[in-house]
RNA sequence: ACGAGCGACACGGGGUGCCCCGACGAGGGGCUGAGAUGAGACCCGUCGAACCUGCUCUGGCUCGUACCAGCGAAGGGAUGUCCGGCGAUGACGCU
Numbered sequence: 001a002c003g004a005g006c007g008a009c010a011c012g013g014g015g016u017g018c019c020c021c022g023a024c025g026a027g028g029g030g031c032u033g034a035g036a037u038g039a040g041a042c043c044c045g046u047c048g049a050a051c052c053u054g055c056u057c058u059g060g061c062u063c064g065u066a067c068c069a070g071c072g073a074a075g076g077g078a079u080g081u082c083c084g085g086c087g088a089u090g091a092c093g094c095u
Stems, first nucleotide, its partner, number of pairs: 005083001007082004011045004017031005051076003057070004
């Protein structure tokens, strides 16, 4: 100097569905999932499938909106800084 990272710090982005009881409410129970609306948790940040749009999409399968494939690397989508080892010196702290 360059690179990598499942690094550190700070900041930012995002989702919260389905089924049952209940009254289409509150509330409760169950399913999938990292997460199912307060857990300040989880996931993701351009090398970006976190998430949104198309999509109340299409095909398969299923008890099912779970699962598989397609649409599709299509269009959008949130970022900066720092960071090898050893030694010396200085400053600061502790003894």
Overview: TPP riboswitch aptamer (THI element), 95 nucleotides, folded computationally. Its Rfam family is "TPP riboswitch aptamer (THI element)". From the family's description: Vitamin B(1) in its active form thiamin pyrophosphate (TPP) is an essential coenzyme that is synthesised by coupling of pyrimidine and thiazole moieties in bacteria. The previously detected thiamin-regulatory element, thi box was extended, resulting in a new, highly conserved RNA secondary structure, the THI element, which is widely distributed in eubacteria and also occurs in some archaea. Of the family's consensus pairs, 95% are formed in the model. The sequence was found by an Rfam model in a public genome assembly.